[in-house]
Context: one part of a larger RNA
RNA sequence: UUGGGCGUAAAGGGUGUGUAGGUGGUGGUGUUAGUCUCCUGUUAAAACUCCCGGCCUAACCGGGAAUCUGCGGGAGAAACGGCACCGCUGGAGCGUGCGAGAGGUGUACGGAACUCAUGGUGUAGGGGUGAAAUCCGUUAAUAUCAUGGGGAACACCAAAGGCGAAGGCAGUACACUGGCGCACCGCUGACACUGAAACACGAAAGCGUGGGAAGUGAAGAGGAUUAGAUACCCUCGUAAUCCACGCCCUAAACGAUGAUAACUGGCUUUUCGGAGUAUCGACCCUCUGAGAGGCGAAGCUAACGCGUUAAGUUAUCCGCCUGGGAAGUACGGCCGCAAGGCUAAAACUC
Numbered sequence: 001u002u003g004g005g006c007g008u009a010a011a012g013g014g015u016g017u018g019u020a021g022g023u024g025g026u027g028g029u030g031u032u033a034g035u036c037u038c039c040u041g042u043u044a045a046a047a048c049u050c051c052c053g054g055c056c057u058a059a060c061c062g063g064g065a066a067u068c069u070g071c072g073g074g075a076g077a078a079a080c081g082g083c084a085c086c087g088c089u090g091g092a093g094c095g096u097g098c099g100a101g102a103g104g105u106g107u108a109c110g111g112a113a114c115u116c117a118u119g120g121u122g123u124a125g126g127g128g129u130g131a132a133a134u135c136c137g138u139u140a141a142u143a144u145c146a147u148g149g150g151g152a153a154c155a156c157c158a159a160a161g162g163c164g165a166a167g168g169c170a171g172u173a174c175a176c177u178g179g180c181g182c183a184c185c186g187c188u189g190a191c192a193c194u195g196a197a198a199c200a201c202g203a204a205a206g207c208g209u210g211g212g213a214a215g216u217g218a219a220g221a222g223g224a225u226u227a228g229a230u231a232c233c234c235u236c237g238u239a240a241u242c243c244a245c246g247c248c249c250u251a252a253a254c255g256a257u258g259a260u261a262a263c264u265g266g267c268u269u270u271u272c273g274g275a276g277u278a279u280c281g282a283c284c285c286u287c288u289g290a291g292a293g294g295c296g297a298a299g300c301u302a303a304c305g306c307g308u309u310a311a312g313u314u315a316u317c318c319g320c321c322u323g324g325g326a327a328g329u330a331c332g333g334c335c336g337c338a339a340g341g342c343u344a345a346a347a348c349u350c
Stems, first nucleotide, its partner, number of pairs: 004321003007304002012318001014201004021194003025088008034080001035077008049065006091191001092188003095184005103177007110154001114150008125136002162169002206247006215241002220236004258317006266295011299306002323350003332343004
């Protein structure tokens, strides 16, 4: 290895691009170190297995036969695989024409709310809570009106909805820009799949430099509550949250479900395309492609559940698991300004 697994029991890498490697559609020709067939040499003896024989039998001993497997040499086969060459169009890519979208980056603008300032009206309260108090207020608050400034987030539309590789993305307009789907089947002609390494991206928090700061608000302060209250509640409030640039690289980064391809009953909802029938037209109806959901045949599953978006049936490639704790730790190495990250044990113990 034959011959285990990874939704929830241990186990899918956070995500992509992609090198080596592994794997690879269809027809033909040639070749053949893989593969297959035959012949042959070898694979010591003893032992093991079978047959025969010798000690009374057995153990023991003698003779003969057979076998696994590997390697070498020779002859042949050409289905499969390899290699070389010539083709094909279904995979893949491109083209043309349409289409949807919070996909990304930048700039400008908008309204509501909030807050601050100034001015007007107005007067003794306001705020907050289970109840209070700290707190704000006669230097005129709260309330209300007007004007101006500021920062952050974008109600309704809004949806089981959309887009993106993931993280994630939502006011409006413009500029630049990535991907996707459908139709036509025009072009190339296997150009493909996966992917160790490498590279890139990667919420929040955190770090560096410089800005900005309305609201919220770790830390901190005070008021309450309480036996206490380093909390829950309240009043303040620094960092942070925001912007630019540079780091960090983690997550229940989750569908706890790797990618690609093929096959296997359906019903129903919804998003975006296409065609047909019908129609004045829009709907409706039928068919069809790509997504996103619900329920369920077969099948699978320990069960829960999954079920054409599979956890069904197959194929290829990658990653990962092997009792609990010690431990995602120590040591070493690499990375980082630091915080720390990545890689990753053992003694001992149950």
Predicted 3D model of a 350-nucleotide part of an RNA (small-subunit ribosomal RNA, central domain) from Candidatus Vogelbacteria bacterium CG10_big_fil_rev_8_21_14_0_10_51_16.
Model confidence (mean pLDDT): 88 of 100.
It matches the Rfam family "Bacterial small subunit ribosomal RNA". Rfam links the family to the GO terms structural constituent of ribosome and ribosome.